A computed fold for a 526-nucleotide part of an RNA from a Flavobacteriaceae bacterium, annotated as small-subunit ribosomal RNA, 5' domain. NCBI's taxonomy places the organism under Bacteria, Pseudomonadati, Flavobacteriia, Flavobacteriales, Flavobacteriaceae. The coordinates come from a structure-prediction model, not an experiment, and the mean pLDDT is 81.

[in-house]
Context: one part of a larger RNA
RNA sequence: GGAUGAACGCUAGCGGCAGGCCUAACACAUGCAAGUCGAACGGUAACAGUCCCCAACUUGUUGGGGAGCUGACGAGUGGCGCACGGGUGCGUAACGCGUAUACAAUCUACCUUUUACAGGGGGAUAGCCCAGAGAAAUUUGGAUUAAUACCUCAUAGUAUUAUUGAGUGGCAUCAUUUAAUAAUUAAAGAUUUAUCGGUAAGAGAUGAGUAUGCGUCCUAUUAGUUAGUUGGAGUGGUAACGGCACCCCAAGACAUCGAUAGGUAGGGGCCCUGAGAGGGGAUCCCCACACUGGUACUGAGACACGGACCAGACUCCUACGGGAGGCAGCAGUGAGGAAUAUUGGACAAUGGGAGCAAUCCUGAUCCAGCCAUGCCGCGUGCAGGAAGACUGCCCUAUGGGUUGUAAACUGCUUUUGUACGGGAAGAACCGCACCCUCGUGAGGGUGUUUGACGGUACCGUAAGAAUAAGGAUCGGCUAACUCCGUGCCAGCAGCCGCGGUAAUACGGAGGAUCCAAGCGUUAUCC
Numbered sequence: 001g002g003a004u005g006a007a008c009g010c011u012a013g014c015g016g017c018a019g020g021c022c023u024a025a026c027a028c029a030u031g032c033a034a035g036u037c038g039a040a041c042g043g044u045a046a047c048a049g050u051c052c053c054c055a056a057c058u059u060g061u062u063g064g065g066g067a068g069c070u071g072a073c074g075a076g077u078g079g080c081g082c083a084c085g086g087g088u089g090c091g092u093a094a095c096g097c098g099u100a101u102a103c104a105a106u107c108u109a110c111c112u113u114u115u116a117c118a119g120g121g122g123g124a125u126a127g128c129c130c131a132g133a134g135a136a137a138u139u140u141g142g143a144u145u146a147a148u149a150c151c152u153c154a155u156a157g158u159a160u161u162a163u164u165g166a167g168u169g170g171c172a173u174c175a176u177u178u179a180a181u182a183a184u185u186a187a188a189g190a191u192u193u194a195u196c197g198g199u200a201a202g203a204g205a206u207g208a209g210u211a212u213g214c215g216u217c218c219u220a221u222u223a224g225u226u227a228g229u230u231g232g233a234g235u236g237g238u239a240a241c242g243g244c245a246c247c248c249c250a251a252g253a254c255a256u257c258g259a260u261a262g263g264u265a266g267g268g269g270c271c272c273u274g275a276g277a278g279g280g281g282a283u284c285c286c287c288a289c290a291c292u293g294g295u296a297c298u299g300a301g302a303c304a305c306g307g308a309c310c311a312g313a314c315u316c317c318u319a320c321g322g323g324a325g326g327c328a329g330c331a332g333u334g335a336g337g338a339a340u341a342u343u344g345g346a347c348a349a350u351g352g353g354a355g356c357a358a359u360c361c362u363g364a365u366c367c368a369g370c371c372a373u374g375c376c377g378c379g380u381g382c383a384g385g386a387a388g389a390c391u392g393c394c395c396u397a398u399g400g401g402u403u404g405u406a407a408a409c410u411g412c413u414u415u416u417g418u419a420c421g422g423g424a425a426g427a428a429c430c431g432c433a434c435c436c437u438c439g440u441g442a443g444g445g446u447g448u449u450u451g452a453c454g455g456u457a458c459c460g461u462a463a464g465a466a467u468a469a470g471g472a473u474c475g476g477c478u479a480a481c482u483c484c485g486u487g488c489c490a491g492c493a494g495c496c497g498c499g500g501u502a503a504u505a506c507g508g509a510g511g512a513u514c515c516a517a518g519c520g521u522u523a524u525c526c
Base pairs, nucleotide, nucleotide: 001526002525003524004523006522007521008520009519010518013378014377015376016375017374018373019371020370021336026334027333028332030331031330032329035080036079037078040077041076043073044072047071048070049069050067051066052065053064054063055062056061057060087289088288089287096216097215098214099213100212101211102210103209106208107207111204112203113202114201115200116199117198119153120152121151122150129142130141131140132139133138159184160183161182162181163180164179165178166177167176168175169174189196190195217263218262219261224254225253226252229251230250231249232248234246235245236244266286267285268284270281271280272279273278291312292311293310294309295308314325315324316323317322342368344367345366346365350364351362352361353360354359381412382411383410384409392402393401394400395399418462419461420460421459422458426453431448432447433446434445435444436443437442438441470515471514472513473512474511475496476495477494481510482509483508484507485506491498492497
């Protein structure tokens, strides 16, 4: 000198774009953060409508009752989603990450594409109803009912399994094609008739899993380590290979080219700095974690942040019998700390989930609020004006110097601010209506409709210099000097050092220098 997720002191006009718990992976009140589908189903708690009955009277209203009949829909069965998105960096020195390969050892819901199919039957169960237990959380028994829930029969092959034969190829185990025989396994309907779904198989895409080469911090004041350990045959398990697990057999395996042990740490693109070597980790990719430890279930996918079970610590409720909870999601609270924001608005846009769609949900996201935390930009006026005014300060003191064109005064401008008026882009869609094209479900066009931000940005008009400058330094390094006070005191200080009666170094004043809505100090890195 540059840089920072900075902090502290003094000061502070505005805007744009970014950033904002680095400490206690400490504990959390409250609200929200994952739902959706009635075009799967039985239904009807609420709301609205329609119809029927009864009553009252202001004879067309009000009140009560009934009917899932309609729009819809609480709770329930079922489907899909909840494994994404969002957070944090505890752990991890590891195939965790980066890079390059391999899978002849693998899986993949939704999506695209191709082929084929969807025939028949059955028993339950939630809900509702009845009767209970409990303070609650919750739960027991009986009766009854539906489905795209469940079960079964049939049909089926380029599916799976077994046996046999033939061909082709290779990368060692082998792979692939084909033929025959036997066995096994499918399906679901809804509807507004437009469609949307279902089953099996092949291919693709996407995502995931596994293995390997190379690279990946410090310590030898850590030198030996290891029994499922290393290998083999087998069995089990897995989507799949494998001591992954187990029985048996052998005695191996790693290590001074640093094993093992200890310490520290998420890794990488990238960013800052530097001539380079190197050094340090906020957004994007991967990994790990979700109160602590363990376990599996469901599922295409989890060993699952807002799922389950068990154990533990902690907090809360309790009728003492028993129960409930997990902010390292967004806000917010306490604590810790030098230190880090609102219990805001909207789904308008982008994206995600569900749905045929309308639509619903979305603290993802888009916006707004707070903070000079940073970067960038703008302003605090411009021109003229010498009696070189007054005051202040200084000197060799009836005089000069400096403050200083600075002020006053004259003219001009109005960025910004204030007031008033106008006022966006971001909007393309979807839907609806009409038209066109091919054609029977798409494409295009016209019109209509949709904005949280926001009456914001921006534009115009009006008056008026009006609303707006500080901080540090001035002995040398280092740009900028004098007076007064103090008297090795009070104090300063990055280094050298200054102060003991003439201090350009302490404190004040005047003046000057450097930066400027900032300026200094501290910390860290280069």
It was read from a public genome assembly. Rfam family: Bacterial small subunit ribosomal RNA.